This is a predicted structure of a 107-nucleotide RNA (TPP riboswitch aptamer (THI element)) from a Chloroflexota bacterium. Rfam family: TPP riboswitch aptamer (THI element). Rfam's curators write: Vitamin B(1) in its active form thiamin pyrophosphate (TPP) is an essential coenzyme that is synthesised by coupling of pyrimidine and thiazole moieties in bacteria. It was read from a public genome assembly, where an Rfam model found it. The coordinates come from a structure-prediction model, not an experiment, and the mean pLDDT is 77.
[in-house]
RNA sequence: AAUACGCCUCCGGGGAGCGCGAACGCGCUGAGAGUGCGGCGAAGGCCGCAGACCCGCCGAACCUGAACCGGCUCGCACCGGCGUAGGAAGCAGGCUGAUCCCUCGAC
Numbered sequence: 001a002a003u004a005c006g007c008c009u010c011c012g013g014g015g016a017g018c019g020c021g022a023a024c025g026c027g028c029u030g031a032g033a034g035u036g037c038g039g040c041g042a043a044g045g046c047c048g049c050a051g052a053c054c055c056g057c058c059g060a061a062c063c064u065g066a067a068c069c070g071g072c073u074c075g076c077a078c079c080g081g082c083g084u085a086g087g088a089a090g091c092a093g094g095c096u097g098a099u100c101c102c103u104c105g106a107c
Stems, first nucleotide, its partner, number of pairs: 002099001006095004010090001011056004017028004035050006062087003068081004
């Protein structure tokens, strides 16, 4: 002088797709593909709280553009582009002035 790559604590942000099946359900990718309770709806389903998982500025967690463009797939997924795009939740506290670097002095 600069602070963690790590761990802990509390706080916050976020998504839940595709195929088969009449349904229960089964399968695929994935960190996660809706587990529990409550409420609403004729139904598909939706909402709230909690849970699991991921992410919090070194922020492609996630959202928008986007029912986007090219490849590939039964389809999602995946790969490339868009993308130095526009947004996005702590630049939180602690371990800790720990550690590292430089200079000076002593032995």